This is a predicted structure of a 74-nucleotide RNA (transfer RNA) from a Candidatus Omnitrophota bacterium.

RNA sequence: CGGGGAGUAGCGCAGCUGGCUAGCGCGCAACGUUCGGGACGUUGAGGUCGUGGGUUCAAACCCCACCUCCCCGA
Numbered sequence: 001c002g003g004g005g006a007g008u009a010g011c012g013c014a015g016c017u018g019g020c021u022a023g024c025g026c027g028c029a030a031c032g033u034u035c036g037g038g039a040c041g042u043u044g045a046g047g048u049c050g051u052g053g054g055u056u057c058a059a060a061c062c063c064c065a066c067c068u069c070c071c072c073g074a
Stems, first nucleotide, its partner, number of pairs: 001073007010026004019057001028044005050066005
């Protein structure tokens, strides 16, 4: 320098044939249960969907540029 892949909650991931409030597991907090803890159950908090633009009535999803990481090639 060229090609490909990945970036979504603290962590690991789904969602990406555009559409109703962006979800799951673990973790965290509160409550219940217990003598107490763990386990279990209920409820809840936590996200500018890597960044900036564009298309559209509407973008995590489509288009462009850039950033970070991984793989391959030169």
The organism belongs to Candidatus Omnitrophota, within Bacteria. Its Rfam family is "tRNA". The family's RNA type in Rfam is transfer RNA. Rfam's curators write: Transfer RNA (tRNA) molecules are approximately 80 nucleotides in length. It was read from a public genome assembly.